[in-house]
Context: one part of a larger RNA
Molecule: large-subunit ribosomal RNA, domain II
Organism: Planctomycetota bacterium
RNA sequence: UCUGGCGAGUUACUCUCUACGGCAAGGCUAAGCCAUACCCUGGCGCAGCCGAAGGGAAACCAAGUCUUCAAAGGGCGUGUAGUCGUAGGGGGUAGACGCGAAACUGCGGUGAUCUACCCAUGGGCAGGUUGAAGAGAGGGUAAAACCUCUUGGAGGACCGAAGCCGUGAACGUUGAAAAGUUCUGGCAUGACCUGUGGGGAGGAGUUAAAGUCUAAUCAUACCCAGAGAUAUCUCGUUCUCCCCGAAAUAGUUUUUGGACUAGCCUCGUGUAUCACAAGUUGGGGGUAGAGCUACUGAAUGGAUUUGGAGGGCACACCGCCUAUCCGGUCUAAUCAAACUCCGAAUACCAACUUGGCAGGCACGGGAGUAAGACUACGAGGGAUAAUCUUCGUGGUCAAAAGGGAAACAACCCGGACCACCAGCUAAGGUCCCUAAUCGAAUCUAAGUUAGAAAGGUAGUCGGAUUGCUGUGACAGCUAGGAUGUUGGCUUAGAAGCAGCCACCAUUUAAAAAGUGCGUAACAGCUUACUAGUCGAGGAAUCCGGCGCCGAUAAUUAUCGGGAAUAAGGUUCGUACCGAAGCUGUGGACUAAUAAUAUUAGUGGUAGGGGAGCGUUGCUGUCAGCUGUGAAGCUUUCCCGGUAAGGGUUGGUGGAGCGGCAGCAAGUGAAUAUGCCAGA
Numbered sequence: 001u002c003u004g005g006c007g008a009g010u011u012a013c014u015c016u017c018u019a020c021g022g023c024a025a026g027g028c029u030a031a032g033c034c035a036u037a038c039c040c041u042g043g044c045g046c047a048g049c050c051g052a053a054g055g056g057a058a059a060c061c062a063a064g065u066c067u068u069c070a071a072a073g074g075g076c077g078u079g080u081a082g083u084c085g086u087a088g089g090g091g092g093u094a095g096a097c098g099c100g101a102a103a104c105u106g107c108g109g110u111g112a113u114c115u116a117c118c119c120a121u122g123g124g125c126a127g128g129u130u131g132a133a134g135a136g137a138g139g140g141u142a143a144a145a146c147c148u149c150u151u152g153g154a155g156g157a158c159c160g161a162a163g164c165c166g167u168g169a170a171c172g173u174u175g176a177a178a179a180g181u182u183c184u185g186g187c188a189u190g191a192c193c194u195g196u197g198g199g200g201a202g203g204a205g206u207u208a209a210a211g212u213c214u215a216a217u218c219a220u221a222c223c224c225a226g227a228g229a230u231a232u233c234u235c236g237u238u239c240u241c242c243c244c245g246a247a248a249u250a251g252u253u254u255u256u257g258g259a260c261u262a263g264c265c266u267c268g269u270g271u272a273u274c275a276c277a278a279g280u281u282g283g284g285g286g287u288a289g290a291g292c293u294a295c296u297g298a299a300u301g302g303a304u305u306u307g308g309a310g311g312g313c314a315c316a317c318c319g320c321c322u323a324u325c326c327g328g329u330c331u332a333a334u335c336a337a338a339c340u341c342c343g344a345a346u347a348c349c350a351a352c353u354u355g356g357c358a359g360g361c362a363c364g365g366g367a368g369u370a371a372g373a374c375u376a377c378g379a380g381g382g383a384u385a386a387u388c389u390u391c392g393u394g395g396u397c398a399a400a401a402g403g404g405a406a407a408c409a410a411c412c413c414g415g416a417c418c419a420c421c422a423g424c425u426a427a428g429g430u431c432c433c434u435a436a437u438c439g440a441a442u443c444u445a446a447g448u449u450a451g452a453a454a455g456g457u458a459g460u461c462g463g464a465u466u467g468c469u470g471u472g473a474c475a476g477c478u479a480g481g482a483u484g485u486u487g488g489c490u491u492a493g494a495a496g497c498a499g500c501c502a503c504c505a506u507u508u509a510a511a512a513a514g515u516g517c518g519u520a521a522c523a524g525c526u527u528a529c530u531a532g533u534c535g536a537g538g539a540a541u542c543c544g545g546c547g548c549c550g551a552u553a554a555u556u557a558u559c560g561g562g563a564a565u566a567a568g569g570u571u572c573g574u575a576c577c578g579a580a581g582c583u584g585u586g587g588a589c590u591a592a593u594a595a596u597a598u599u600a601g602u603g604g605u606a607g608g609g610g611a612g613c614g615u616u617g618c619u620g621u622c623a624g625c626u627g628u629g630a631a632g633c634u635u636u637c638c639c640g641g642u643a644a645g646g647g648u649u650g651g652u653g654g655a656g657c658g659g660c661a662g663c664a665a666g667u668g669a670a671u672a673u674g675c676c677a678g679a
Stems, first nucleotide, its partner, number of pairs: 001679006011094013026050003032044004054061002064076004097236002100233001104226003108223003117199008125190001127159003130155001134151006163187003168183004202218001204214002239612006249262005263369002265366007274359001276355008289342001290340002296336003300332005306327004310322004372397010402413003417587004422583003428577003431562003438573006449564001455549003459546008468537001476533005482506003487501003512527001516525002588602006613668001615665008624657002632652003637647002
């Protein structure tokens, strides 16, 4: 993991609601007793309970009463329906749908054969090394001290087996082993190691102290009991079909993964032109926008012989200056969620009209939900970040299948009762994969299409505007481009061309007191400008379309692929394809009603409501079936049903079993890391 079996809303009492039944201003008996006995038996038993009257704390009063001096008001009542039984929904008390803790408690019990410490009594420690005190002899001294040699054999001494331990590493990690193996290590005459017997224990022992150890169990052992502890938690919770169908919000909460009340769902009863939609009319508003010399604030420049302060000059006074600071006035251009002189669209409220398919409202029974997600728009937070976070208004998913977006809960289209080898469409598509297309105009050359910005672009197409142009433009080529003069100043020099000032005049077709290069300065080259040549368009600016660059990542690695110059882009037209949408044909069911036919409907999680199938037993019945073969197992065919299911044939089996109408439940398994057995 699989297969088979077992396996979870029960029972008692009580409250409440619903259905059905009895009796009814009444209803019912309980324990018990009597009778009977094949009993779901009949009778007695009115003790008691509920109801028929309430109000008040009460006295008390009473269809009223309380409050109060009083009620003129207000509160609670009064205009009759209850009660008993059976079944069912829900609540309560009980283990209360099932399994599951960690824990707590008890003068309850069992443990020191493991281990920690203690007591008693035994045992053990190869071999080697070092050489303390003391002693003797000699030296030495006044005597000592002291020195040397020998002897001696101390030590929680040294090295190292046994023994004890467990330092480092590797291996082992479903192990050979629930702590080991190998190598390497520590102690090894001691606070040493060890045998046997004994001691004390669970809030207790023991502890050279680690919360260590107390039988693989220790921040309070194990066993039993309270006990089905409790579990706002997790998991599981068993047949079918039909109708409706949520929520992930608000308030409160030692509350935020729980609960209570409301909201939203369902069922019942009652009630109503109610909900809702459109239109008309009438409202209030301070959002979007806009505006600010209309306030409050923010904020930039200019002007000002405006005020004050500072600084400088001057100073007897009067004053002057200021690229300082704070204001005022004028002017130009601005900004604001907590600014407004203004001010929409929507939305909201009310009335009326029209439509109105029951979708509204009230009361009562039963819930679930109170972790939401993405998306579009309006906002706050964040970085005008996030599959981010918090609100608002819609949508979808959640609880929604189908078609499209290659794939893709939340995007686009569209809501699946069943069947059909019928038709039309939506989004999206129509070269091939792959169902379906042709035509016209135009753009693109980048494979752009088929990822991207600031910025750049004499790529190309279109539009607009302004100059020039057969009195010859634009570009090229030929020639000229001069003189006063090297302008003046400055400078070592400054001659068109370092810099400053000025920028005249002449000859001219034209030619700057010089556009750039250049020289130390000149020189030289060149430009403006002019003529000739040439012979038709040319120059500049702005706007738009499609492109190009910007453009760097790890498989070759992508437009879904092939491929495409359209099969790319834009515009227009045309046809077709395309879904569980719509239509058609047949069928089933639900609701309403004008009721036997029409209309509307039948996606669905939590959840509510309804109708059924099957299992076991009991009662009645079928004068039911059965050795001419029951149940069970297996098999065949289907009759029949929307389904749970039901029947038939053959085989096996060998003794009981079923239909119908009811009743009662130990009544249905695929999931509980379920339990038992097997594989």